[in-house]
Formats: sequence, structure tokens, C1' cells
RNA sequence: GGGCGAUUAGCUCAGCGGUUAGAGCACCUGUCUUACACACAGGGGGUCACAAGUUCAAAUCUUGUAUCGCCCA
Repeated sequence: GGGCGAUUAGCUCAGCGGUUAGAGCACCUGUCUUACACACAGGGGGUCACAAGUUCAAAUCUUGUAUCGCCCA
């Protein structure tokens, strides 16, 4: 330099263009416990990497940029 893939909650990841974006773990509060853990109940947390375009409507489609990974040279 070229090709391919990825980027969504603190972490790991789901999410046919169509109402309000979700799960597990983690975090906070409460119950329980001498206490911790477990368990149970509830709660907070999102620029869907960034920008532009297409569309009545974009996390989802297109283009560019950035970052990361793999392959080729």
C1' cells in the first nucleotide's frame, strides 16, 4: 500500500429499514446474614465510533473519515 471483518450500556455481545434499542455480567438501593457471599425485589446507566447522503422513516442501506483485528505484498 491492497483486500476482508469489526465498532451498540462499565465489560462481553444480541438486535428482518417501521411505536419507546435489549440480554448476561458488573454497579446502586432494599430484604435476608453477626458480617460477607448467595438468593430475591427494585433501580440507574446509550452521541448505536464520527460526518454526509438515500428514505415518509436509519443502529440497520450507501459513501467518506477514524480506531482495532486478520490476510496478502